A computed fold for a 350-nucleotide part of an RNA from a metagenome, annotated as small-subunit ribosomal RNA, central domain.
Its mean pLDDT, the model's own confidence on a scale to 100, is 88.
The RNAcentral record of the full RNA draws on SILVA.
Context: one part of a larger RNA
RNA sequence: UUGGGCUUAAAGAGCACGUAGGCGGAUAGUUUAGCGCUUUGUGAAAGCCCCCGGCUCAACCGGGGAAAUGCUUGGCGAACUGGCUAUCUUGAGGCAAGUAGGAGUACAUGGAACUCCAGGUGGAGCGGUGAAAUGCGUAGAUAUCUGGAGGAACGCCAGUGGUGAAAACGGUGUACCGGGCUUGUUCUGACGCUGAGGUGCGAAAGCGUGGGUAGCGAACGGGAUUAGAUACCCCGGUAGUCCACGCCGUAAACGAUGUCUACUAGGUUGUGGGAGGUCUGACCCUAUCGCAGCCGAAGCAAAAGUAUUAAGUAGACCGCCUGGGGAGUACGGUCGCAAGGCUAAAACUC
Numbered sequence: 001u002u003g004g005g006c007u008u009a010a011a012g013a014g015c016a017c018g019u020a021g022g023c024g025g026a027u028a029g030u031u032u033a034g035c036g037c038u039u040u041g042u043g044a045a046a047g048c049c050c051c052c053g054g055c056u057c058a059a060c061c062g063g064g065g066a067a068a069u070g071c072u073u074g075g076c077g078a079a080c081u082g083g084c085u086a087u088c089u090u091g092a093g094g095c096a097a098g099u100a101g102g103a104g105u106a107c108a109u110g111g112a113a114c115u116c117c118a119g120g121u122g123g124a125g126c127g128g129u130g131a132a133a134u135g136c137g138u139a140g141a142u143a144u145c146u147g148g149a150g151g152a153a154c155g156c157c158a159g160u161g162g163u164g165a166a167a168a169c170g171g172u173g174u175a176c177c178g179g180g181c182u183u184g185u186u187c188u189g190a191c192g193c194u195g196a197g198g199u200g201c202g203a204a205a206g207c208g209u210g211g212g213u214a215g216c217g218a219a220c221g222g223g224a225u226u227a228g229a230u231a232c233c234c235c236g237g238u239a240g241u242c243c244a245c246g247c248c249g250u251a252a253a254c255g256a257u258g259u260c261u262a263c264u265a266g267g268u269u270g271u272g273g274g275a276g277g278u279c280u281g282a283c284c285c286u287a288u289c290g291c292a293g294c295c296g297a298a299g300c301a302a303a304a305g306u307a308u309u310a311a312g313u314a315g316a317c318c319g320c321c322u323g324g325g326g327a328g329u330a331c332g333g334u335c336g337c338a339a340g341g342c343u344a345a346a347a348c349u350c
Stems, first nucleotide, its partner, number of pairs: 004321003007304002012318001014201004021194003025088007033081002035077004041071002049065006091191001092188003095184005104176006110154001114150008125136002162169002206247006215241002220236004258317006266295008275286003299306002323350003332343004
C1' cells in the first nucleotide's frame, strides 16, 4: 500500500458548532466539461507476446506484426454525473396555536439538621471501640430549654421518571434566556448531510488573585492494632471542598457502540401529545406522532449477546487500528504560571 476491521480481541475523537473539501430530493429544457463510439498525431530503439527465418538444436541473432491500458486533434451521441435555466414539495427551515421539563444565567428567600456564642436547669461523667486509649469535662462538659451567629447541602415528593450536545442539572419565588415535541386547509422552495484544519463547551483534582470556612477532610500530630503498621479503626486537623474572576483541558469523559438518512416480525411498560369512535364526563376502544425502558423473530455475531434506540440490510462523510514489552515514553515542536496536556518515534527484547 492493498485487503480487513473498530460493544467486550488493537481501534469511535469527551461533546458540539462550523471553514475548505466530499456527497446530495423530484420534473422539464439546454449545454457537452466528465462519459461512450469513432478519428488525427504521438507513445524512440531494444525487451515482453505472436508469426516467419539464420547459426546441426538451443541460448543467441535477423525480419514482420501486435501491444504500449497514456497524452492529443476533429466528428458524432445525450442515458448518467457536472454546469446553466425554469418549475415542484416529500428533505430542511420559517410562521401560527398549543404543550411538558432538576435545560441555562442572575437576584431574592425558606425550613430541618449541624457547629459555635450567650443565658437558664442540672451535677459527673461524656465520647469512642472488636476491646481500649488519646480527646472533652467540677474553670460545670454530655443531656435539656431559650435567644443569637454562621456556612454548606436541599429530606419526603423521587420513579427502571424528566431535561440537556456532552460534561451535567433537584427547597421555593421572580426576572432574563436556549432548545424540544404536537397540531395546522399556513409560508420559503433543496436553503441539505458530513466535516481535515479551526472555534467554543467540558466532572473531579490542581493552579493564580481576592473573599469565605459550619460540616467533612489529603498532608500532618496523637491513641490503638501489629513482629513492624509510614495503613485499615479512634481523637484532632491544614490545604481543599464554597463564592467571584482567570487558568488547566484531562476521566472506566462508558451505551467501552461517531454523525446523518432510508428500509426490515411482534409483545409489553413508562413519559409528552394531538385525533377518531363508543358514549355522556369518565373510563374504555382504535389507529397515530415524539422520547425513554424491558422481552423477543429473522438477520448478524467467535461467542456473550444484539435485535425499528441494531451490533440487521444499504448509502454519505469524518475519526481511528495493524503482535506484546520498550511507551502514550525519549527527542523536536506547540500550549500552560506550574502541575502537565497535545503531537509522537527508535534501538533493544519476547